[in-house]
RNA sequence: GAAGUAAGCUGGGUAAUCGCUGGUGGAUUUCAUCCACGAGAGGAAAGUCCGAGCUCCAAAGGGCAGGGUGCUGGAUAACGUCCAGUCAGAGCGAUCUGAAGGAUAGUGCCACAGAAAUGGACCGCCAAUGGCCAUCAUAUGAUGGUACAGGCAAGGGUGCAACCGUGGUGUAAGAGACCACGAGGGAAUAUGGCGACUUAUUCCCUGGUAAACCCCACCUGGAGCAAGACAAGAUAGGAGCGCAUAUAGGAGUGGCCCGCUCCGCGUUCGGGUUUGUCGCUUGAGCCAUAUAGUAAUAUAUGGUCUAGAUAGAUGAUUACCGCUUCAACAGUGGGAGCUAAGAUGCGUUUACCACUAGAAGUACAAAACUCGGCUUAUAGGCUUACUUUCCAA
RNA sequence: GCGGCCGUGGCGAAGUGGUUAACGCACCGGAUUGUGGCUCCGGCACGCAUGGGUUCGAUCCCCAUCGGUCGCC
Numbered sequence: 001g002a003a004g005u006a007a008g009c010u011g012g013g014u015a016a017u018c019g020c021u022g023g024u025g026g027a028u029u030u031c032a033u034c035c036a037c038g039a040g041a042g043g044a045a046a047g048u049c050c051g052a053g054c055u056c057c058a059a060a061g062g063g064c065a066g067g068g069u070g071c072u073g074g075a076u077a078a079c080g081u082c083c084a085g086u087c088a089g090a091g092c093g094a095u096c097u098g099a100a101g102g103a104u105a106g107u108g109c110c111a112c113a114g115a116a117a118u119g120g121a122c123c124g125c126c127a128a129u130g131g132c133c134a135u136c137a138u139a140u141g142a143u144g145g146u147a148c149a150g151g152c153a154a155g156g157g158u159g160c161a162a163c164c165g166u167g168g169u170g171u172a173a174g175a176g177a178c179c180a181c182g183a184g185g186g187a188a189u190a191u192g193g194c195g196a197c198u199u200a201u202u203c204c205c206u207g208g209u210a211a212a213c214c215c216c217a218c219c220u221g222g223a224g225c226a227a228g229a230c231a232a233g234a235u236a237g238g239a240g241c242g243c244a245u246a247u248a249g250g251a252g253u254g255g256c257c258c259g260c261u262c263c264g265c266g267u268u269c270g271g272g273u274u275u276g277u278c279g280c281u282u283g284a285g286c287c288a289u290a291u292a293g294u295a296a297u298a299u300a301u302g303g304u305c306u307a308g309a310u311a312g313a314u315g316a317u318u319a320c321c322g323c324u325u326c327a328a329c330a331g332u333g334g335g336a337g338c339u340a341a342g343a344u345g346c347g348u349u350u351a352c353c354a355c356u357a358g359a360a361g362u363a364c365a366a367a368a369c370u371c372g373g374c375u376u377a378u379a380g381g382c383u384u385a386c387u388u389u390c391c392a393a
Numbered sequence: 394g395c396g397g398c399c400g401u402g403g404c405g406a407a408g409u410g411g412u413u414a415a416c417g418c419a420c421c422g423g424a425u426u427g428u429g430g431c432u433c434c435g436g437c438a439c440g441c442a443u444g445g446g447u448u449c450g451a452u453c454c455c456c457a458u459c460g461g462u463c464g465c466c
Base pairs, nucleotide, nucleotide: 001389002388003387004386005385006384007383008382009381010380012321013320014319015318016317017316018315020040021039023037024036025035026034027033028032042364046375047374049373050372051371052370053369054224055223056222057221061258062257063256064255066220067219068218069217070216071085072084073083074082075081086100087098088097089096090095101215102214106213107212108209109208110207122156123155124152125151126150129149130148131146132145133144134143135142136141164182165181166180167179168178169177183206184205185204186203187202188201189200190199192197228278229277230276231275238269239268240267241266242265243264249263250262251261252260285304286303287302288301289300290299291298292297322362323361324360325359326358330356331355332354333353334352337346338345394465395464396463397462398461399460400459403418404417405416411449420436421435422434423433424432442458443457444456445455446454
């Protein structure tokens, strides 16, 4: 110098004018209006994918169903998040990725091809056994032939995958049937570790698939600020019909049952409401320092207050500056080199560099009860640490 | 705010783990006709929303994203 990896930060600035929404103070005052001062979007406010706070339903209590999570330890209010590890995979490496329990609980599935996709024989191998045939013998046997009965799965070939692989023993032929070495998995014991796991020995086992059903462990009640509370007004009251007269029936947003609470219920006609205030921004808050911890984080001390709209404010215009890009052109100055990993490219009046002037652009996107995460979008710029490689000394 | 469904050639639409993804309309060429239509024959096409994953294999199963649509208060 080049190519990368990881963790973070930033997200235009100043001024003027005209506007918008709250707050404080003052004036005029019936609502309200005016004046002054001060405040007024984000890292994702977004998607609404998870988890909580808060509120109501019983302090949501029991069971079933359903749903979710899934290596280990820790952090946290909680989590599917984060931190640190284990194992597996990718990369030369820094580093990154992983829905990573169970296929030895059971069931299902594995197209086409192939004999066979977990219980099977197409080609093939076998004359040891039974049968049949031939010859010899006459003791019931011996020899030879034959794949009929039967035995086998070595080899061929198919496939993503072929009953764990290689070699040997063995046999009529063969086969984990047995042996040696090796691959993977499980159990027991021992070593190290809190643990996942690791290493060693012994024994047992051997297709894949659980993002197929399922099994195991753990978690899980529902609804959502249009929750909900208060004030005003109103539901009042009325008429018709039907059911019921209490061990029943109905309602209370539960998927169902039990339980709990409340009450006559349903339907038609007719009548009426849909305003305001609170909830609402002081909160698992933010900043700094110290301590503990590898870290996530926690504790202590000090400081600080930072939008609250309700059809939805936070905007618009102008000027200057900043940043990025452009060129075939302009002006001034420098200039023999420049770009690149590398020059063969572009140049020595012309490249290239700086300044002035010019043109174009300046991201993604906007609170709506509040937080913690995740995911996605994002122009340009900056910082730190690390890796590989090239050149020079 | 809460919840469900969908995305397959130009249009409509089937397929829900298995060989080259049906079918209709449209379009193109040919036959028939004096010509056009109807009819018959043949053909066309960057088609499974996008990106990952599971699997031997994905339109189908899982996750994320994008777009559309419906329901409730």
Molecule: RNase P RNA; transfer RNA
Organism: Tepidibacillus fermentans